[in-house]
RNA sequence: CGGGCUGUAGUAUAGCGGUAGUAUUUGCCCAUGGGGUGGGUAAGGCCCGGGUUCAACUCCCGGCAGCCCGA
Numbered sequence: 001c002g003g004g005c006u007g008u009a010g011u012a013u014a015g016c017g018g019u020a021g022u023a024u025u026u027g028c029c030c031a032u033g034g035g036g037u038g039g040g041u042a043a044g045g046c047c048c049g050g051g052u053u054c055a056a057c058u059c060c061c062g063g064c065a066g067c068c069c070g071a
Stems, first nucleotide, its partner, number of pairs: 001070007010024004018054001025043007047063005
């Protein structure tokens, strides 16, 4: 310098045009004499900017970061 892949709660991960889910974590509640454990409930997220669209996490363009390949 060129190319490819990835970027979603604190962490891990699904979703690939129409409400952003799951596990874990954290707070509260219940069960226990107390703990462990289990159950209920709540909080917390789409890397950034632009475009297309009635509607974008999703499609397109650019950028940033990480990983890989080539030179």